[in-house]
């Protein structure tokens, strides 16, 4: 310099003006209480002080906290994960490693069990899990040919899985021997499998030896088996006030309604369910300190874990974090030029809490840094 | 905010992993003086999009995009 590989970050600044939300304060208004004065609201009052979106606040995929339901319990069924070891509060996440496969490399993908059953494997092909179309060889018959051994041909048996052809996929691979022709049929080495032993690992696993049968095809994002986890809803959860109205039909119910999930059991015990009417759509808590941010030491190969010290960082309920200027900061194109620069015009993402975390996926203009790898050249 | 479904032909909607269908609608001939019925033919599909499993995917799994429905309190 050329092409790459993997990881972290930031994702506009300043100033000025007009403006929102969420606290705290000082003043005004209004209301209670007999008064001084004290308490109450104040979106429709004002001033000051302070705080105010995000790396995905997003999809709501997945895990938790929290609230109710036996503070939750049995059992079947449902679900949901899946190599091995670690870290979490916990996960399907993250971090180290084992295999395989791709790629020169850097590093990227993939993961139980198919020899425990069952099922499927369209169409083509003889067969699709153990097969005979064509094809090799061979026994009898007959026909023909040739002086004989023998050679073709039709028919009826029989053996063979080398070779052809079908197919996404077709019964290890070479090499000898063997055979009537052939095959692991038998031998050697090679591949792969299954038992036993050793050895190294916590382990997935790898590394050597014997020994068998000679070889058991794919799908489990089809059922299933193995192993691990899983009770249900979900802040419109749940509590506390306060307002107003108007009830009616049907059903079921201590022989147990409902709670309660999809069934049993078990617990609890008195109203429930459907429909049509009707009434209110207000306050407050939940609700924002938290498995919390930053820093500094230690542990760990790493995720991560510990200890100290510091900070306080949105909490709204139609829903707030904004509009305009000026100026520099970055990208595009254009134009002048003294090759250092300088004017113009445009642009400047995704998207925006609503109970909170941990994650994952997806969306993302432009820029920045850090570690590798291959190529070229040149010191 | 929060749980759920659905997306196949213009229109509604079927569809155990191996030919994309069905009814209405369109188009063309037959019938009718003519139109409608009615008969026969026939056209028409990015099976919402993009990835993955598989030999093969409308159907299995993800992940985006649309569109729909429920969910307050009180008697």
């Nucleotide at each position: 310099c050329g092409a790459g590989a993997g990881g972290g970050c930031c994702g506009g600044g300043u100033g000025g003006u007009c403006g929102c939300g969420g606290g705290c304060c000082u003043g005004g208004a209004c209301g209670g209480c007999g008064a001084a004065g004290c308490c109450g609201u104040c979106g429709u009052c004002a001033g000051g002080c302070u705080c105010g979106a995000g790396g995905a606040a997003g999809g709501u995929c997945c895990g938790g906290c929290c609230u109710c339901c036996a503070a939750a319990g049995g059992g079947c069924a449902g679900g949901g994960c899946g190599c091995u070891g670690g870290g979490u509060a916990a996960c399907a996440c993250c971090c180290a490693g084992a295999c395989g496969g791709g790629g020169c490399g850097a590093c990227c993908c993939g993961u139980g069990g198919a020899a425990a059953g069952g099922g499927c494997c369209a169409c083509a092909g003889a067969a699709a899990c153990a097969a005979a179309c064509c094809g090799c060889u061979u026994g009898c018959a007959g026909c023909g040919g040739g002086c004989c051994u023998c050679c073709g041909c039709u028919g009826c048996g029989a053996g063979c899985a080398a070779g052809g052809g079908u197919g996404a996929a077709a019964a290890g691979g070479u090499a000898g021997g063997g055979u009537a022709a052939g095959a692991g049929c038998c031998u050697a080495c090679c591949a792969g499998c299954a038992g036993c032993c050793c050895g190294g690992g916590c382990g997935a696993c790898c590394g050597g030896g014997c020994u068998g049968g000679c070889u058991c095809g794919g799908c489990a994002a089809c059922c299933c088996c193995c192993g691990c986890c899983u009770g249900g809803a979900g802040c419109a959860a749940g509590g506390a006030c306060a307002a107003a109205c108007a009830g009616g039909a049907g059903g079921c119910g201590a022989u147990g309604a409902g709670g309660u999930g999809g069934c049993c059991c078990g617990c609890u015990g008195a109203g429930c369910c459907u429909c049509c009417g009707g009434g209110u759509a207000g306050u407050c808590c939940g609700c924002u300190u938290g498995a919390g941010g930053c820093g500094u030491g230690g542990g760990g190969c790493a995720a991560c874990c510990c200890a100290c010290g510091u900070c306080c960082c949105a909490g709204a309920g139609a829903g707030a974090u904004g509009g305009c200027c000026a100026c520099c900061a970055c990208c595009u194109g254009c134009c002048c030029c003294u090759c250092g620069g300088g004017g113009c015009a445009g642009g400047c993402a995704c998207a925006g809490a609503a109970g909170c975390c941990g994650g994952c996926c997806u969306a993302u203009a432009g820029g920045c840094c850090c570690u590798c790898u291959c190529g070229c050249a040149a010191a | 905010g929060g749980g759920c479904g659905c997306u196949u032909a213009g229109c509604u909607c079927a569809g155990c992993g191996g030919g994309a269908g069905a009814g209405c609608a369109c188009u063309g001939c037959c019938u009718u003086c003519a139109c409608a019925c009615g008969g026969c033919a026939g056209g028409g599909g990015u099976c919402g999009c993009u990835g993955g499993u598989u030999c093969a995917a409308u159907c299995c799994c993800a992940g985006c995009a649309g569109c729909g429905c429920c969910c307050a309190c009180c008697a």
Notes
Predicted 3D model of RNase P RNA and transfer RNA as a complex of 454 nucleotides. The coordinates come from a structure-prediction model, not an experiment, and the mean pLDDT is 81.